[in-house]
RNA sequence: GGCACUGUAGCUCAGCCUGGUUAGAUCGCCACGCUCAUAACGUGGAGGUCAGGGGUUCAAAUCCCCUCAGUGCCA
Numbered sequence: 001g002g003c004a005c006u007g008u009a010g011c012u013c014a015g016c017c018u019g020g021u022u023a024g025a026u027c028g029c030c031a032c033g034c035u036c037a038u039a040a041c042g043u044g045g046a047g048g049u050c051a052g053g054g055g056u057u058c059a060a061a062u063c064c065c066c067u068c069a070g071u072g073c074c075a
Base pairs, nucleotide, nucleotide: 001074002073003072004071005070006069007068010027012025013024020058029045030044031043032042033041051067052066053065054064055063
C1' cells in the first nucleotide's frame, strides 16, 4: 500500500441482511425489601452523540459515501 471484518450502556453482546410504534439483554452499579450481619434472592431505578461527519428518505443503529480506531489476510 491492497482486501475483509469489527466499533451499540461501565463489561460482554443481540438488533443491521429485509429502514417504521419509546433502542434491548446479561453481568455490574444505586436504592429499598429480606437477614443479627454479609452473600444469595426479590422489587424498583440510573446509565446510550448506536465510533465521527455527510448524503438518500416522510422516517436511518439499519441503505450510500468519506474519515478515525482496532483485528486478520495479502504484498
Predicted 3D model of a 75-nucleotide RNA (transfer RNA) from a Candidatus Woesearchaeota archaeon. The RNAcentral record of the sequence draws on ENA.